[in-house]
RNA sequence: AACAGGAGCCGAGGAGAGCCCCGGAAAAUUCCCCGGGCACCGAAGGGGCAAAUCUGACUGGGCGCUGUCAGGUGAAACUCUCAGGUAGAAGGACUCUGGUCCUGUC
Numbered sequence: 001a002a003c004a005g006g007a008g009c010c011g012a013g014g015a016g017a018g019c020c021c022c023g024g025a026a027a028a029u030u031c032c033c034c035g036g037g038c039a040c041c042g043a044a045g046g047g048g049c050a051a052a053u054c055u056g057a058c059u060g061g062g063c064g065c066u067g068u069c070a071g072g073u074g075a076a077a078c079u080c081u082c083a084g085g086u087a088g089a090a091g092g093a094c095u096c097u098g099g100u101c102c103u104g105u106c
Stems, first nucleotide, its partner, number of pairs: 002105006009098001011096003018038001020037005039086003045082001046080003052073007
């Protein structure tokens, strides 16, 4: 240098759901902040598990297979709605362009 894997950076794109109600503060339309209330969203983050697989137990004795039970591993854009969010801004999984770094092979 090349290849493979991983992490992250700039830029572009990027959905959903109440500019809800009451009080306070601030202010002097509001939004934002604090407290309370009801209703919603799923794409920061986080939680959960299917097949499969592993271990153990179960039979008059041994081994194996099958079966049952218990436990472990086990994915998501599925699911939960803890967190976050429900005008704009911000954020935003994910996608793409372009750099950077780490590990491994040689």